[in-house]
Small-subunit ribosomal RNA, central domain from an uncultured organism, 345 nucleotides, folded computationally. It matches the Rfam family "Bacterial small subunit ribosomal RNA". Its family is annotated with ribosome and structural constituent of ribosome in the Gene Ontology. The prediction has a mean pLDDT of 85. The RNAcentral record of the full RNA draws on ENA, Greengenes and SILVA.
Context: one part of a larger RNA
RNA sequence: UUGGGCGUGAAGGGAGCGCAGGCGGCUUAUUAAGUCUGAGGUUAAAGUUCGGGGCUCAACCCCGUGAUGCCUUAGAAACUGCUAGGCUAGAGUGCAGGAGAGGUGAGUGGAAUUCCAUGUGUAGCGGUAAAAAUGCGUAGAUAUAUGGAGGAACACCAGUGGCGAAGGCGGCUCACUGGCCUGUAACUGACGCUGAGGCUCGAAAGCGUGGGGAGCAAAUAGGAUUAGAUACCCUAGUAGUCCACGCCGUAAACGAUGGAUACUAAGUGUUGGGAUAGAAUCUCAGUGCUGUAGUUAACGCAAUAAGUAUCCCGCCUGGGGAGUAUGCGCGCAAGCGUAAAACUC
Numbered sequence: 001u002u003g004g005g006c007g008u009g010a011a012g013g014g015a016g017c018g019c020a021g022g023c024g025g026c027u028u029a030u031u032a033a034g035u036c037u038g039a040g041g042u043u044a045a046a047g048u049u050c051g052g053g054g055c056u057c058a059a060c061c062c063c064g065u066g067a068u069g070c071c072u073u074a075g076a077a078a079c080u081g082c083u084a085g086g087c088u089a090g091a092g093u094g095c096a097g098g099a100g101a102g103g104u105g106a107g108u109g110g111a112a113u114u115c116c117a118u119g120u121g122u123a124g125c126g127g128u129a130a131a132a133a134u135g136c137g138u139a140g141a142u143a144u145a146u147g148g149a150g151g152a153a154c155a156c157c158a159g160u161g162g163c164g165a166a167g168g169c170g171g172c173u174c175a176c177u178g179g180c181c182u183g184u185a186a187c188u189g190a191c192g193c194u195g196a197g198g199c200u201c202g203a204a205a206g207c208g209u210g211g212g213g214a215g216c217a218a219a220u221a222g223g224a225u226u227a228g229a230u231a232c233c234c235u236a237g238u239a240g241u242c243c244a245c246g247c248c249g250u251a252a253a254c255g256a257u258g259g260a261u262a263c264u265a266a267g268u269g270u271u272g273g274g275a276u277a278g279a280a281u282c283u284c285a286g287u288g289c290u291g292u293a294g295u296u297a298a299c300g301c302a303a304u305a306a307g308u309a310u311c312c313c314g315c316c317u318g319g320g321g322a323g324u325a326u327g328c329g330c331g332c333a334a335g336c337g338u339a340a341a342a343c344u345c
Base pairs, nucleotide, nucleotide: 004316005315006314007299008298012313014201015200016199017198021194022193023192025087026086027085028084029083031081033080034079035076036075037074038073039072040071041070042069050064051063052062053061054060090191091188092187093186094184095183096182097181098180102177103176104175105174106173107172108171109154114149115148116147117146118145119144120143124136125135162169163168206247207246208245209244210243211242215241216240220236221235222234223233258312259311260310261309262308263307266290267289268288269287270286271285272284273283274282275281294301295300318345319344320343327338328337329336330335
């Protein structure tokens, strides 16, 4: 490479936007590049295909004949392409409604923890599965009451509820702002899908500068436990966790399931719309469960497919060595990306 694959065996890029490229709705006409048909030329010999012949057969040898490719030429016009035009079912715009922890900024609220001050009050408090000790407390703690300071997070509502491309998003109010759904069918008229490179976003931890620091808490110290205990438990506690700006670019970044389109039994719950006076019912978009056909090695999946098909991208090819070495790129660093081989089973 061919073939086969990627939920759990190796394998879906963390996610989006998008240049090139690949692929692309219905219809009329043109053209004839692809495509198809005919003719001619060329394709050295040998070899090869087919037919026949010669060595007793075969290998081998001989004769004839073809083949694909390329070029020229004459034609065909269904399909693909080109060109010109038309259409509205894809896509988008408008109009009328709708839901939402979508994002950014500013403001603000109550509960709780901690600390401070003051009052009451007195000998304990704390800690553990049980116990103990370190620790706190007669310089008056714990408890309780009032007032104050400060930081962080938002109980109930809360829901296989909602929103977002993913990461993710949850008190309340305001401002700015992205997307989505339904109905309508006024407008555009294929404007679409995917997307190597590229660009942007991207939890936590970590890094830089400056703030902040209540609680929690790597490291660290002490107390226990233990044969030991560089742990699990306890008492403390620093980075960090928070904010602003700038980096990092990785995760079991998971539905371990790339995106788009079409089609393919039913039943049941739920969220947001619509039709109907209302209900029953129907319908669109989501989100769950059960399940037929089908599929699967099985488990399972099953209109939110892992079914049936088409298009585009990414990726896999025995285990270890190794996501390592080296080179290159990026980064302040930590490291990240790309990515082998020897050897070995």